The RNA shown here (transfer RNA) has 72 nucleotides and comes from Chloroflexi bacterium 13_1_40CM_4_68_4.
RNA sequence: GCCGGGGUAGCUCAGUGGUAGAGCAGGGCUUUUGUAAAGCUCAGGUCGCGGGUUCGACCCCCGCCCCCGGCU
Numbered sequence: 001g002c003c004g005g006g007g008u009a010g011c012u013c014a015g016u017g018g019u020a021g022a023g024c025a026g027g028g029c030u031u032u033u034g035u036a037a038a039g040c041u042c043a044g045g046u047c048g049c050g051g052g053u054u055c056g057a058c059c060c061c062c063g064c065c066c067c068c069g070g071c072u
Stems, first nucleotide, its partner, number of pairs: 001071007010024004018055001026042005048064005
């Protein structure tokens, strides 16, 4: 330099044009003599960055940054 995969909540990841979600972790409550477990509930997001297309973009297009793998 070229090719492929990836970047979304604190962590692991879903979400392939129409309300951004799950599990774990965190706060609160119930339960217990108490803890753990279990149940209910709450909070937590510039969706890597900048542009474009579209009535509407995490999703499509362009450029850039970072991570992983391959080729030379």
The source organism's lineage runs through Bacteria, Bacillati and Chloroflexota. The prediction has a mean pLDDT of 83.